[in-house]
Molecule: transfer RNA
Organism: Synergistaceae bacterium
């Protein structure tokens, strides 16, 4: 160097196919229950979607170029 895959709250993911409010789970913090702890039940912080550009009334999603990670070939 060629090709594929991926990067999205602290973790693991979904959300891209068809652009149109940022989502589960878990954890973390209050509160409730409980003699008390775990469990369960309520609620709340945490995200500038890996970066810049661009297209568009509108971009996590579409383009372009670039970093970082896994792999496959030689």
């Nucleotide at each position: 160097c060629g090709c594929g895959g991926g990067g999205u709250g602290g973790a693991g993911c979904a959300g891209u196919u068809u652009g149109g409010a940022a989502g589960c789970u878990c954890g973390u913090c209050g509160g409730g229950c409980u003699c008390a702890u775990a469990a369960c039940c309520c609620g709340a912080a945490g995200g500038u979607c890996a970066a810049a550009g661009g297209u568009u009334c509108a971009a996590a999603u579409c383009c372009u170029u670039u970093c970082c990670c896994c792999g496959c070939c030689a």